Predicted 3D model of a 327-nucleotide part of an RNA (large-subunit ribosomal RNA, domain IV) from a bacterium. The coordinates come from a structure-prediction model, not an experiment, and the mean pLDDT is 84. RNAcentral holds the full RNA, with entries from ENA.
Context: one part of a larger RNA
RNA sequence: CGGUCGUGAAGGAACUAGGCAAGUUAACCCCGUAACUUCGGGAUAAGGGGGCCCUACCCCUAGUGGGAGGGCGCAGAGAAAAGGCUCUGGGAACUGUUUAUCAAAAACACAGCACUGUGCUAACUCGGAAGAGGAUGUAUACAGUGUGACGCUUGCCCGAUACCGGAAUGUCACGGAAGGGGGUCAGGAAACGAAGCUCCCGACCCAAGCACCGGUGAAUGGCGGCCGUAACUAUGACGGUCCUAAGGUAGCGAAGUUCCUUGUCGGGUAAGUUCCGACGCGCAUGAAUAGCGUAAUCACUGGAGCACUGUCUCCACGACCGACUCG
Numbered sequence: 001c002g003g004u005c006g007u008g009a010a011g012g013a014a015c016u017a018g019g020c021a022a023g024u025u026a027a028c029c030c031c032g033u034a035a036c037u038u039c040g041g042g043a044u045a046a047g048g049g050g051g052c053c054c055u056a057c058c059c060c061u062a063g064u065g066g067g068a069g070g071g072c073g074c075a076g077a078g079a080a081a082a083g084g085c086u087c088u089g090g091g092a093a094c095u096g097u098u099u100a101u102c103a104a105a106a107a108c109a110c111a112g113c114a115c116u117g118u119g120c121u122a123a124c125u126c127g128g129a130a131g132a133g134g135a136u137g138u139a140u141a142c143a144g145u146g147u148g149a150c151g152c153u154u155g156c157c158c159g160a161u162a163c164c165g166g167a168a169u170g171u172c173a174c175g176g177a178a179g180g181g182g183g184u185c186a187g188g189a190a191a192c193g194a195a196g197c198u199c200c201c202g203a204c205c206c207a208a209g210c211a212c213c214g215g216u217g218a219a220u221g222g223c224g225g226c227c228g229u230a231a232c233u234a235u236g237a238c239g240g241u242c243c244u245a246a247g248g249u250a251g252c253g254a255a256g257u258u259c260c261u262u263g264u265c266g267g268g269u270a271a272g273u274u275c276c277g278a279c280g281c282g283c284a285u286g287a288a289u290a291g292c293g294u295a296a297u298c299a300c301u302g303g304a305g306c307a308c309u310g311u312c313u314c315c316a317c318g319a320c321c322g323a324c325u326c327g
Base pairs, nucleotide, nucleotide: 001322002321003320004319005318006317007316008315010313011312014311019308028050029049030048031047036041038149051072052071053070054069057067058066059065060063084306085305086304087303088302089301090300091298092297096108097107112147113146114145115144116143117142118141124133125132126131150293151292152291153290155223156222157221160220161219162216163215164214165213166212169211170210171209175205176204179201180200181199182198183197184196187192224242225241226240227239228238251285252282263279264278265277266276267275
C1' cells in the first nucleotide's frame, strides 16, 4: 500500500450521475390497519405491545388466567436462518420468455379482440417424387396476419399500392389457319410452269394477365395553405380564395414524442435544467404500426419523504490475508 471484515465522537446524504455500497428492519404471538379496487385484493399495509418472581387486595369464563401493587435481572425470540417503510409519476395488464460469455427490459410471449384463407384428397408446410405433417381433426376446426387482460372507444379518405368482384370492348402467347410468295420439278425454243416435297409471309380464331368498370381501411397507407374580420388592444365564432382522394374527429398533449426550451403559470426546496399539476402556435400527438383510462403485479424506470447509516464533513483504530524485509 492492497484485499476481506469489525468498531466509531458530533452531524446524518452535506457523498454521488444516482443513497452506488453499507446500514436500518427482521422469527412467533397479540392489538391495529388508509386511499383505491376488477370486491379477490391493497395487507406482514402503516403503526403499536410482548422478561422473570411474589400476593391476607380486586375481577371473572376458576386457570399454568387477568388487573393493581411490590420485588429481581445488564440483557435476550435469536447459534444460524431472518421484510426497511411510505407518498407520487412513466411503462408493460398479470405468472412466464430472452441476447450460454457486458443488455432481463418498457423487448418477446400471453389470454382476449379483429381481419383473411380453407368444404376435406381442405387451405398451409416439408419433400425431386412417393409420401408425411395439418388430423385419425372438419369452420365452436385448422392456417396466416395484426393487436395484446379489463373498461370506454376506434373518426374522415378507395386518388396511389394491394386484394376481391366483373366481364362488353382494347391489347394479347402457344396453337390453328383462308390466302399469297420463293425453291425444286414433268413439259416447253423461250416466256411460263400442274401435283408433290420444301422454305417464307400470313387475314382471321384464340386463355390468363394488363387496360377498363366497381368494391374493400382492425388492407399498405394518407388525413392542407394563404388573406381578411367583433365599439381599446388582443383574439377570431365568421367570410374569401387556392389546392386535395380526403384535409386529423374523440381523446391525450413541452409527452419514453417539444427543436426553440431550464417554454409559461402553480406546487414541492432557503435555493429544483429533474419531478408533480396545469396551459397548448403538437419543430414533428392521435385512434388495433391502436387512442385514452385502469385495481393488482414488477431484481423495470423518474421524483419526494420517514427511518437508517463511514456515502460524506474527515478520517481513525482494530482483526485476518497478501504485498514488503529477513530466512